Small-subunit ribosomal RNA, 5' domain from an uncultured bacterium, 524 nucleotides, folded computationally.

[in-house]
Context: one part of a larger RNA
RNA sequence: GAUGAACGCUAGCGGCAGGCUUAACACAUGCAAGUCGAGGGGCAGCACGAUGUAGCAAUACAUGGGUGGCGACCGGCGCACGGGUGCGUAACACGUAUGGAAUCUGCCCUCUACUGGGGAAUAGCCCUCCGAAAGGAGGAUUAAUGCCCCAUAAUAAGCGGAACGGCAUCGUUCUGCUUUGAAAGCUCCGGCGGUAGAGGAUGACCAUGCGCACGAUUAGCUAGUUGGUGAGGUAACGGCUCACCAAGGCUACGAUCGUUAGGGGGCCUGAGAGGGUUAUCCCCCACACUGGUACUGAGACACGGACCAGACUCCUACGGGAGGCAGCAGUGAGGAAUAUUGCGCAAUGGAGGCAACUCUGACGCAGCCAUGCCGCGUGCAGGAAGAAGGCGCUACGCGUUGUAAACUGCUUUUAACCGGGAAGAAACCCCAGGACGUGUCCUGGGUUGACGGUACCGGAGGAAUAAGCACCGGCUAACUUCGUGCCAGCAGCCGCGGUAAUACGAAGGGUGCAAGCGUUAUCC
Numbered sequence: 001g002a003u004g005a006a007c008g009c010u011a012g013c014g015g016c017a018g019g020c021u022u023a024a025c026a027c028a029u030g031c032a033a034g035u036c037g038a039g040g041g042g043c044a045g046c047a048c049g050a051u052g053u054a055g056c057a058a059u060a061c062a063u064g065g066g067u068g069g070c071g072a073c074c075g076g077c078g079c080a081c082g083g084g085u086g087c088g089u090a091a092c093a094c095g096u097a098u099g100g101a102a103u104c105u106g107c108c109c110u111c112u113a114c115u116g117g118g119g120a121a122u123a124g125c126c127c128u129c130c131g132a133a134a135g136g137a138g139g140a141u142u143a144a145u146g147c148c149c150c151a152u153a154a155u156a157a158g159c160g161g162a163a164c165g166g167c168a169u170c171g172u173u174c175u176g177c178u179u180u181g182a183a184a185g186c187u188c189c190g191g192c193g194g195u196a197g198a199g200g201a202u203g204a205c206c207a208u209g210c211g212c213a214c215g216a217u218u219a220g221c222u223a224g225u226u227g228g229u230g231a232g233g234u235a236a237c238g239g240c241u242c243a244c245c246a247a248g249g250c251u252a253c254g255a256u257c258g259u260u261a262g263g264g265g266g267c268c269u270g271a272g273a274g275g276g277u278u279a280u281c282c283c284c285c286a287c288a289c290u291g292g293u294a295c296u297g298a299g300a301c302a303c304g305g306a307c308c309a310g311a312c313u314c315c316u317a318c319g320g321g322a323g324g325c326a327g328c329a330g331u332g333a334g335g336a337a338u339a340u341u342g343c344g345c346a347a348u349g350g351a352g353g354c355a356a357c358u359c360u361g362a363c364g365c366a367g368c369c370a371u372g373c374c375g376c377g378u379g380c381a382g383g384a385a386g387a388a389g390g391c392g393c394u395a396c397g398c399g400u401u402g403u404a405a406a407c408u409g410c411u412u413u414u415a416a417c418c419g420g421g422a423a424g425a426a427a428c429c430c431c432a433g434g435a436c437g438u439g440u441c442c443u444g445g446g447u448u449g450a451c452g453g454u455a456c457c458g459g460a461g462g463a464a465u466a467a468g469c470a471c472c473g474g475c476u477a478a479c480u481u482c483g484u485g486c487c488a489g490c491a492g493c494c495g496c497g498g499u500a501a502u503a504c505g506a507a508g509g510g511u512g513c514a515a516g517c518g519u520u521a522u523c524c
Base pairs, nucleotide, nucleotide: 001523002522003521005520006519007518008517009516012376013375014374015373016372017371018369019368020334025332026331027330029329030328031327034077035076036075039074040073042070043069046068047067048066050063051062052061053060054059084287085286086285094211095210096209097208098207099206100205103204104203108200109199110198111197112196113195114194115193116150117149118148119147126139127138128137129136130135156179157178158177159176160175161174162173163172164171165170185192186191213259214258215257220250221249222248225247226246227245228244229243230242231241232240262284263283264282265281266277267276268275269274289310290309291308292307293306312323313322314321315320340366342365343364344363348362349360350359351358352357379410380409381408382407389401390400391399392398393397417459418458419457420456424451429446430445431444432443433442434441435440436439468513469512470511471510472509473494474493475492479508480507481506482505483504489496490495
């Protein structure tokens, strides 16, 4: 000098930031991923209108998907993002630089071509049954942008030919033959979609050089081990896996083993070199009760998906079931120690949707905490009888506290009170007009604010609402008196205290910082 700090004493305000470093300990409760009716069959609930019955009427009841819309269901997209944590990992995990002629890529953009015909089911609904529940079984019937078949289409695959190129296997372009694989409709008529191929963008995957902790009181390690052939597998290369064959491979330039640890940008310190560190923010990695496995999918071996095993907790009719906060709050426990079971989707961003919109504990805000940084205030000027009081002394007096106070004049930041009162909002959408020239753009108007009656501004009054903490032997700025008497105590080091202690305790005075000041811990 610094800190994600803690503790002691103290405490007026604001802005900005930060806030479980310990038990990846266990979790009550609520919320954190849905959306689309412009894909579908439908209609449980709500609303509207309709019909019928009763009634003079109000109204009540019933019927029927007719309409808005929509629970559950099928289907699509999303759920692999966003958010959390740092267990594991000493590794191509990360950083950096390359390569992929060994690769994939939903949504998005550009271009080309197409969107023809047919079929069988299954949820739901209805019926029956089993079960305490979770849930399950059977029958009948039904839909599509769900599934299947056919047609057509190659720049896909295989086999040839030619040209060009390279980096070895080879790559690119043109061309011939054969083979295989497509599609989906909806509509408010404005649109939104579907299929195939090529290119782009983005994301992902793989390989390699270099860098990347400590221990030699760890010196040898290795059988899928190292290589080959073949096969399987993958988006793809590869002992990645397998069969056979060979006997290799690593190591003192530290293999193997053990211990510790997420890596980086950064951050702290330092003139620098370096040392330390990895909180907040950003990038990458790993993990989601523990271990394992795959399914779906463009993408996962998937935090709020599935299955199996285990530990734990809960429900049970004892037969069997349910669960996973290292999401946001919150609880217990641990600890020196770390916050609200808040408001809002107004903004930014994300998912779905033509859109309206819905969802969003991401996010925007508010609450708590002097945890930090920064700013402001606790008044300013005058004022000597140098008052009183305190303290000290060489003591009828003097010194000091001290212009300090009183007193006089002034100001009103801030706080409290009264009044006014934002920007953040521009879009989407609606209305009107216009341009290009038929679905886009532009202009004008309208609508939308959690924070918040907040920030900010104005007004009135009044010094009014606001100072502590540590230290004073040397290092080190700051000295006297009393008490104590190697006691009580202090102490970072040297060291103080045994009767005059500037070092202990108190007082007066002083010094340093200041809404903080000290102590402890850690790093330079």
About this RNA
Rfam family: Bacterial small subunit ribosomal RNA. Its family is annotated with structural constituent of ribosome and ribosome in the Gene Ontology. The full RNA is in RNAcentral, with records from ENA, Greengenes and SILVA.